[in-house]
RNA sequence: AGCCAAAUUGGCUCAGCAACGCGGGGGAACCAAUGUUUCGCAUCGCGAAACGGGGGCUAAUCGUGAGCUUCAUUGCCACGAAGAACACUUCCUGUUCGAGCCCGACAGCUAACCUCGUAGGCGUAAGGGAAGG
Numbered sequence: 001a002g003c004c005a006a007a008u009u010g011g012c013u014c015a016g017c018a019a020c021g022c023g024g025g026g027g028a029a030c031c032a033a034u035g036u037u038u039c040g041c042a043u044c045g046c047g048a049a050a051c052g053g054g055g056g057c058u059a060a061u062c063g064u065g066a067g068c069u070u071c072a073u074u075g076c077c078a079c080g081a082a083g084a085a086c087a088c089u090u091c092c093u094g095u096u097c098g099a100g101c102c103c104g105a106c107a108g109c110u111a112a113c114c115u116c117g118u119a120g121g122c123g124u125a126a127g128g129g130a131a132g133g
Base pairs, nucleotide, nucleotide: 002122003121004120008019009018010017021118022117023116024115025114026113031108035051036050037049038048039047040046041045053106054103055102056101057100061081062080063079064078065077067076068075083097084096085095086094088132089131090130091129092128093127
């Protein structure tokens, strides 16, 4: 000089203050959805019971297992996949990540409207190849 990210700009002198900057959440109509398992009726439906909640930010979710553990996906472990980053762009190849936090029984979508955030981190795989600019 820059990079990841919504995380920028202005102003003030430090309060996210302001933005017809950026980003997130809530919230009508229309539309969508109304599950799984077991049992019963006697069957393509109806009824009953059980289901250890559900949701949001983020790439950070999901699956598998004669695995360990727990009353229990309860907590792990191993492997894989979705997804993300790798310094002009796209593709191939390779490398790395695949965390964490919040709401508190409550949220599909969503005009009006309401509301919140604007932290933090990086010194390199900021590898290789092809094409384009």

A computed fold for a 133-nucleotide RNA from a soil metagenome, annotated as c-di-AMP riboswitch aptamer (ydaO/yuaA leader). The coordinates come from a structure-prediction model, not an experiment, and the mean pLDDT is 78. Its Rfam family is "c-di-AMP riboswitch aptamer (ydaO/yuaA leader)". Rfam links the family to the GO terms cyclic-di-AMP binding and regulation of gene expression.